[in-house]
Context: one part of a larger RNA
RNA sequence: UGACGGGGGCCCGCACAAGCGGUGGAGCAUGUGGUUUAAUUCGAAGCAACGCGCAGAACCUUACCAACCCUUGACAUCCCCGGACCGCUGGAGAGAUUCAGCUUUCUCGUAAGAGACCGGGUGACAGGUGCUGCAUGGCUGUCGUCAGCUCGUGUCGUGAGAUGUUCGGUUAAGUCCGGCAACGAGCGCAACCCACGUCCCUAGUUGCCAGCAUUCAGUUGGGACUCUAUGGAAACUGCCGAUGAUAAGUCGGAGGAAGGUGUGGAUGACGUCAAGUCCUCAUGGCCCUUACGGGUUGGGCUACACACGUGCUACAAUGGUGGUGACAGUGGGUUAAUCCCCAAAAGCCAUCUCAGUUCGGAUUGUCCUCUGCAACUCGAGGGCAUGAAGUUGGAAUCGCUAGUAAUCGCGGAACAGCAUGCCGCGGUGAAUACGUUCCCGGGUCUUGUACA
Repeated sequence: UGACGGGGGCCCGCACAAGCGGUGGAGCAUGUGGUUUAAUUCGAAGCAACGCGCAGAACCUUACCAACCCUUGACAUCCCCGGACCGCUGGAGAGAUUCAGCUUUCUCGUAAGAGACCGGGUGACAGGUGCUGCAUGGCUGUCGUCAGCUCGUGUCGUGAGAUGUUCGGUUAAGUCCGGCAACGAGCGCAACCCACGUCCCUAGUUGCCAGCAUUCAGUUGGGACUCUAUGGAAACUGCCGAUGAUAAGUCGGAGGAAGGUGUGGAUGACGUCAAGUCCUCAUGGCCCUUACGGGUUGGGCUACACACGUGCUACAAUGGUGGUGACAGUGGGUUAAUCCCCAAAAGCCAUCUCAGUUCGGAUUGUCCUCUGCAACUCGAGGGCAUGAAGUUGGAAUCGCUAGUAAUCGCGGAACAGCAUGCCGCGGUGAAUACGUUCCCGGGUCUUGUACA
């Protein structure tokens, strides 16, 4: 100087408390461990691995396994030889491939020759999702959007170092004020950026229609409003009062669409964890080279005594079922609104009357539909039948402070097909916060230490 303490002081955070809803019990989905297997490819491992890489494993993907094949190779450059290439038919084969036949005779150039493409040959080489993330770059997680991390000059100290950065207030903040052997500065904080919320100007088509005309119809004229999209205004503790040290600020008020960071996002300092990734990519070294490379068919990644994580659906009457029934916003479809994809819960009527039920839907049988060469291993959906566990869940544990939680549906990415996952969107819409003693994490000052 740090680190640590079941040392102390001050302070903060959904950290506790106050509340609301869950997980842990059930069935299923999904990931992981374990076990099994010819193979169940590999990675990720407390927080910060486990609906993670995977924005989608029937083939492909695919890296794994079995079998069958290739060896200058599926791909690149160079050299030599030959020929257009492509395409079609038949045989063998699971296919890769292979045998036979047919068809065709490239471009530039006068020519020599050159070029692209295909086939054959030779070796230089290709190739490797093989190893090492403890050789690395790049990217990422985490402490943490925490308020910190440093430097120059000066001063103090033999020196390591200190000071500044400590102290008194204050702040979300090393934010600002005051003081001070310090005076300044940099990276962070804040602001500058984007979206939402209010108003104004401009512009009105495919948007809008109060009034005025017009029509079957916002159809036509017309241009208010909505909306759309470009630009601007607006919030600064600016004003008033109190408080404070006459400061920074804090509290209350006015006006205002919005008030003290308006709300949300983007933005992540010096560093920590030899954190993660050699299977995105790049790359040193090592290793393989008729194989650890390449191709194909089939299988596997989907196994199943079990254990854990994350979710979905329930256990019902604040409900189920039948009928009726408004109103969205993102986004996508080649196009600014036209057109198409387009809600559900809510509300009203009827019924069920507390049951393992008209709850719940697993499982199984059967019949179909769709995608796709192909749904056996192993897809999704529908009809009929079947109708399991489950009556609110032990110890323990998670999320959330407002248009939030909870609840309801909708869209999108990727995708032939496949979501309860992910990323977004709107509808309905709460409760609680006395407070900081305690648990967890963090900041700061100080103290102890046989630790570095």
About this RNA: The part of an RNA shown here (small-subunit ribosomal RNA, 3' major domain) has 452 nucleotides and comes from Paracoccus sp. (in: a-proteobacteria). The organism belongs to Paracoccus, within Bacteria. Its mean pLDDT, the model's own confidence on a scale to 100, is 81.